[in-house]
About this RNA: A computed fold for a 74-nucleotide RNA from a Prevotellaceae bacterium, annotated as transfer RNA. Its Rfam family is "tRNA". The family's RNA type in Rfam is transfer RNA. The RNAcentral record of the sequence draws on ENA. Lineage of the source: Bacteria > Pseudomonadati > Bacteroidota > Bacteroidales > Prevotellaceae.

RNA sequence: GGCGUGGUAGCUCAGUUGGUUAGAGCGUUUGAUUCAUAAUCAAGAGGUCGAGAGUUCAAUUCUCUCCCACGCUA
Numbered sequence: 001g002g003c004g005u006g007g008u009a010g011c012u013c014a015g016u017u018g019g020u021u022a023g024a025g026c027g028u029u030u031g032a033u034u035c036a037u038a039a040u041c042a043a044g045a046g047g048u049c050g051a052g053a054g055u056u057c058a059a060u061u062c063u064c065u066c067c068c069a070c071g072c073u074a
Stems, first nucleotide, its partner, number of pairs: 001073007010026004019057001028044005050066005
């Protein structure tokens, strides 16, 4: 350099072959429980879905360019 896979919450990841409020586990905050802690239970906060552009009434999803990570190859 070429090809392929991926980028979604603090971390690990689902998700929809375009459409109503974008989710789970762990973590975190508050409360309950306890003499206290842990465990357990309940509730909450936390996201420009890598960046930009295009198509569309509508894009996390489709197309293009770029960035980053990993793998294969020369």
The prediction has a mean pLDDT of 81.